[in-house]
RNA sequence: CCAGCCGGUGCGCCUAAUCCCGGGCGCCUCGCCCGGGAACCGGGGACCCAACUCGCAACUGGGGUGAAGGCACUCACGUGCCCGGGCAGCUCCAGCCCGAACCCGUCAGCUAACCCGGUCGGCAGAUGGAGAGGAGUG
Numbered sequence: 001c002c003a004g005c006c007g008g009u010g011c012g013c014c015u016a017a018u019c020c021c022g023g024g025c026g027c028c029u030c031g032c033c034c035g036g037g038a039a040c041c042g043g044g045g046a047c048c049c050a051a052c053u054c055g056c057a058a059c060u061g062g063g064g065u066g067a068a069g070g071c072a073c074u075c076a077c078g079u080g081c082c083c084g085g086g087c088a089g090c091u092c093c094a095g096c097c098c099g100a101a102c103c104c105g106u107c108a109g110c111u112a113a114c115c116c117g118g119u120c121g122g123c124a125g126a127u128g129g130a131g132a133g134g135a136g137u138g
Base pairs, nucleotide, nucleotide: 012123013122014121018038019037020036021035022034023033024032025031026030039119040118041117042116043115044114049109061107062104063103064102065101069082070081071080072079073078083099084098085097086096087095090131091130092129093128094127
């Protein structure tokens, strides 16, 4: 000096998940808790519109966050196809991986005003090929 592995620091990256102010605490350039604000994300919620419009009964309720669903087969595990997400600037192709969990509680189409909630986590890693575009330096 190069390569690999482990740990750490700084710059940074993905994500709505960040920033500011006040108070308190701690292991005190930092972090945690409480309160407020900004910004971002999500939910509820009129007219119009959409949907429904023959009623009754029964029932597998129905809905939301999220990529995390649909159909067929199977006693089940699971398998196949489609769909959705990821593989680190963008697009396409091939390949690989994933499709969890939680909440509301019989109630929710859209939705101005208005109302409510959230601001977690994770990485330090990049599968290959083709194409398009951009920036910097000389």

Background
A computed fold for a 138-nucleotide RNA from Planotetraspora mira, annotated as c-di-AMP riboswitch aptamer (ydaO/yuaA leader). Its Rfam family is "c-di-AMP riboswitch aptamer (ydaO/yuaA leader)". Gene Ontology terms of the family: regulation of gene expression and cyclic-di-AMP binding. The organism belongs to Planotetraspora, within Bacteria.